The RNA shown here (transfer RNA) has 73 nucleotides and comes from a Candidatus Pacearchaeota archaeon. Its mean pLDDT, the model's own confidence on a scale to 100, is 81. The sequence was found in a public genome assembly. Its Rfam family is "tRNA". The family's RNA type in Rfam is transfer RNA. Rfam links the family to the GO term triplet codon-amino acid adaptor activity. Lineage of the source: Archaea > Nanobdellati > Candidatus Pacearchaeota.

RNA sequence: GCCUCUAUAGCUCAGUUGGUAGAGCGACUGAUUCGUAAUCAGUAGGUCGGGGGUUCAAUUCCCCCUGGAGGCU
Numbered sequence: 001g002c003c004u005c006u007a008u009a010g011c012u013c014a015g016u017u018g019g020u021a022g023a024g025c026g027a028c029u030g031a032u033u034c035g036u037a038a039u040c041a042g043u044a045g046g047u048c049g050g051g052g053g054u055u056c057a058a059u060u061c062c063c064c065c066u067g068g069a070g071g072c073u
């Protein structure tokens, strides 16, 4: 220098041939317990890496940039 993959909740990851964004773990509250753990119920937490384009509508499609991983020379 070139190619491929990747960026979504505090962490690990889903997601949809474009139509109001989810799980597990974690946090908090309540129940249970003499109390803790475990268990059960609930709550909060996201401008989907940044910018632009297409579209009635973009996490999803296109372009550029940034970070990360791998490969080639």
Base pairs, nucleotide, nucleotide: 001072002071003070004069005068006067007066010025011024012023013022019056027043028042029041030040031039049065050064051063052062053061